[in-house]
Context: one part of a larger RNA
RNA sequence: GCCGGCGACUCAUAGGUAGUGGCAGGUUAAGGCAGUGAAUGCUGGAGCCACAGUGAAAGCGAGCCUGAAUAGGGCGUUCGUCACUAGUUAUGGACCCGAACCCGGGUGAUCUAACCAUGGUCAGGUUGAAGCUUAGGUAAUACUAAGUGGAGGACCGAACCGACUGAUGUUGAAAAAUCAGCGGAUGAGUUGUGGUUAGGGGUGAAAUGCCAAUCGAAUUCGGAGCUAGCUGGUUCUCCCCGAAAUGCGUUUUGGCGCAGCGGUAGAUGUUAUAGCUUAGGGGUAAAGCACUGUUACGUAUGCGGGCUGGUAAUUCGGUACCAAAUCGUUGCAAACUAAGAAUACUAAGUGUACAGUCUACCAGUAAGACUGUGGGGGAUAAGCUCCAUUGUCAAGAGGGAAACAGCCCAGAGCACCAGUUAAGGCCCUUAAAUAAUUACUAAGUGAUAAAGGAGGUGGGAGUGCAUAGACAAUCAGGAGGUUUGCUUAGAAGCAGCAAUCCUUUAAAGAGUGCGUAAUAGCUCACUGAUCGAGUAAGCCUGCGCCGAAAAUGAACGGGACUAAGUAAUUUGCCGAAGCUGUGCGAUAUAUUAAUAAAUAUAUCGGUAGGGGAGCGUUCUGUUGUAGGUCGAAGUAUUAGCGUAAGCGGAUAUGGACGAAGCAGAAGUGAGAAUGUCGGC
Numbered sequence: 001g002c003c004g005g006c007g008a009c010u011c012a013u014a015g016g017u018a019g020u021g022g023c024a025g026g027u028u029a030a031g032g033c034a035g036u037g038a039a040u041g042c043u044g045g046a047g048c049c050a051c052a053g054u055g056a057a058a059g060c061g062a063g064c065c066u067g068a069a070u071a072g073g074g075c076g077u078u079c080g081u082c083a084c085u086a087g088u089u090a091u092g093g094a095c096c097c098g099a100a101c102c103c104g105g106g107u108g109a110u111c112u113a114a115c116c117a118u119g120g121u122c123a124g125g126u127u128g129a130a131g132c133u134u135a136g137g138u139a140a141u142a143c144u145a146a147g148u149g150g151a152g153g154a155c156c157g158a159a160c161c162g163a164c165u166g167a168u169g170u171u172g173a174a175a176a177a178u179c180a181g182c183g184g185a186u187g188a189g190u191u192g193u194g195g196u197u198a199g200g201g202g203u204g205a206a207a208u209g210c211c212a213a214u215c216g217a218a219u220u221c222g223g224a225g226c227u228a229g230c231u232g233g234u235u236c237u238c239c240c241c242g243a244a245a246u247g248c249g250u251u252u253u254g255g256c257g258c259a260g261c262g263g264u265a266g267a268u269g270u271u272a273u274a275g276c277u278u279a280g281g282g283g284u285a286a287a288g289c290a291c292u293g294u295u296a297c298g299u300a301u302g303c304g305g306g307c308u309g310g311u312a313a314u315u316c317g318g319u320a321c322c323a324a325a326u327c328g329u330u331g332c333a334a335a336c337u338a339a340g341a342a343u344a345c346u347a348a349g350u351g352u353a354c355a356g357u358c359u360a361c362c363a364g365u366a367a368g369a370c371u372g373u374g375g376g377g378g379a380u381a382a383g384c385u386c387c388a389u390u391g392u393c394a395a396g397a398g399g400g401a402a403a404c405a406g407c408c409c410a411g412a413g414c415a416c417c418a419g420u421u422a423a424g425g426c427c428c429u430u431a432a433a434u435a436a437u438u439a440c441u442a443a444g445u446g447a448u449a450a451a452g453g454a455g456g457u458g459g460g461a462g463u464g465c466a467u468a469g470a471c472a473a474u475c476a477g478g479a480g481g482u483u484u485g486c487u488u489a490g491a492a493g494c495a496g497c498a499a500u501c502c503u504u505u506a507a508a509g510a511g512u513g514c515g516u517a518a519u520a521g522c523u524c525a526c527u528g529a530u531c532g533a534g535u536a537a538g539c540c541u542g543c544g545c546c547g548a549a550a551a552u553g554a555a556c557g558g559g560a561c562u563a564a565g566u567a568a569u570u571u572g573c574c575g576a577a578g579c580u581g582u583g584c585g586a587u588a589u590a591u592u593a594a595u596a597a598a599u600a601u602a603u604c605g606g607u608a609g610g611g612g613a614g615c616g617u618u619c620u621g622u623u624g625u626a627g628g629u630c631g632a633a634g635u636a637u638u639a640g641c642g643u644a645a646g647c648g649g650a651u652a653u654g655g656a657c658g659a660a661g662c663a664g665a666a667g668u669g670a671g672a673a674u675g676u677c678g679g680c
Base pairs, nucleotide, nucleotide: 001680002679003678004677005676006675011092012091013090014089015088017086018085019084020083021082022081023080025049026048027047031043032042033041034040053060054059063075064074065073066072095233096232098230102223103222104221105220106219107218113197114196115195116194117193118192119191120190121189122187124156125155126154127152131148132147133146134145135144136143160184161183162182164181165180166179167178168177199215201211202210203209208217236614237613238612239611240610241609246259247258248257249256250255260365261364262362263361264360265359266358267357268356271355275350276349277348278347279346280345287337288336292333293332294331296329297328298327300326301325304322305321306319307318308317309316310315368393369392370391372389373388374387375386376385377384398409399408400407413584414583415582416581418580419579420578424574425573426572427559428558429557433571435570436569437568438567439566440565446561452546453545456543457542458541459540460539463536464535465534473530474529475528476527477526479503480502481501484498485497486496509524513522514521585604586603587602588601589600590599591598592597615669617666618665619664620663621662622661627657634653635652636651637650638649640647641646
């Protein structure tokens, strides 16, 4: 891991509720008697509920209380009770499995810690303390030298004890070892045997170490099925309805209580609600600037100040400076509003679903997710977060979006090789147009982003110039006063400053650019000629181009496509579990009808959850049953039937039991619990 067994809402007592039954007041409890034990029957009326309420109470009583009240107001003026069944609540282990802990009584020092008693044990080598002896030396000591001596938590190093490093080992040879090195090795050494200390404790050269592979409190049995607002699991079928992820409170936020939303039963009977009509209040959006603030401009007015002139001084003038306030013009606002929508909300009327509301009982939910819209937070970030509101998912299958809970279409009772549509599509993949008309695009744009850039290209409305000849090109001219004046070394159209006139002309600037040291030179404006029809600069707009760099390998799904792209128009077709058709079923209501149905209408997605109806298993009664060696149960395979759980015939195996029906009682249904036992 698989297969097969086992494996979880029970039982007792009590409460209220619903159903059924008995009685109409209901009913006995303990006990007693009978009974072989139990069952059961008969007694037993104590007690309980009901029969009257009301008041805090005394009390009064179909009334009572309040009150001064004969007022008003509050509560009342009867229907039950005992069993059984079902679901639910409470108390108990209370659906099952699961702690770490806490407490009590025992058992442990054969491991290990420390200690006590008594024993054992440490190859070999080295060093050479004190003391002593002799010699020297001293007044005597001291001191010096040689020898002797054999001290030491001394040295090197086996046994022994330890465990610093590395490798191996890691389902090991081993639940701590092996190998190669390593530390101590006469000591606070090591070791044998016997003994002592015990868990709220001991022992500890102290690491929370050790106390039998167990130690921040040993182990074992018991309290004990501790408790677990936590995790996991919880076993047959069909039918009807069908949520919530919100508010308030909570030592509360992953739990509870109440409300909200669901179900069942009853009552009420349009009372609710969509829509429509009418009547309302508002201060949001947008807007606006009178208010509160903020804000730009003005050679408008100018409080006050600065600067400046005059005066001996009070002080009087000037001002293209700053500037309050006012005025005019112009903006902004969640905490601004003179004014102001749409929606929403309120009320009335109308209106209509087996709608709404109320009562009783039974719940679940109280972690929500995303899309659109209005906002707060954030960075006008997030598949972000917090509100409001709508939809979907959650609990929703089907079609579309390549794939894709939350997007678009659409809500699946069952069957059909029928029809018709939605979204979305119709070249191939792939069902249906290689459809039609008119344009655009040339970028494979068509999937993919901005500022900005560009004689890409289409459309539109205007403007200037133009057969008295425009634009472009070519030919020619482009002059004189004058080198204007100033400045300058120079300044001659062309460094700079000022001025920018006149003349000749078809036209020609006191000069558009290049150029020179300054001149010169080239060129432009401007003019004529040649040519002969449009030309020039902007504006609005469609589709394209550049801008355009990311990490495994490519973001039309792919092939491909110049339409099979884009815009607009048109006609067809395809396309879903939608709708329709045909057949069948279920539920509810209504009407017939009367126990069996028929007809009509509507309904039949569904998690948590509520309600209803059933199937099967074991045992009991019927039952010493029917049946059964002419073959029971069981096992294997397989017709047939039923909406399902299932029923059931046959065949084979098997070899002795054993139904169905009607009732009753439960150790009553397995795929999951790191379930449990067995097998492989």
Molecule: large-subunit ribosomal RNA, domain II
Organism: marine metagenome